Predicted 3D model of a 71-nucleotide RNA (transfer RNA) from an uncultured Clostridia bacterium.

[in-house]
RNA sequence: GGCACCAUCGCCAAGUGGUAAGGCAAGGGUCUGCAAAACCCUCACCACCAGUUCGAGUCUGGUUGGUGCCU
Numbered sequence: 001g002g003c004a005c006c007a008u009c010g011c012c013a014a015g016u017g018g019u020a021a022g023g024c025a026a027g028g029g030u031c032u033g034c035a036a037a038a039c040c041c042u043c044a045c046c047a048c049c050a051g052u053u054c055g056a057g058u059c060u061g062g063u064u065g066g067u068g069c070c071u
Base pairs, nucleotide, nucleotide: 001070002069003068004067005066006065007064010024011023012022018054026042027041028040029039030038047063048062049061050060051059
């Protein structure tokens, strides 16, 4: 220098155009003599900037960061 892939909550991780699952953690509650366990509730406009579309986490372009391959 060229090419490919990846970026979703504190962590892991689904989601392939129609308003973002689940687990762990965290906070609140029930229960208990206290606690643990169990159960109930709460918690993300998706790395950033634009575009396409009635509608974008999803498609397109660019930027940033990471990983790998070629030279």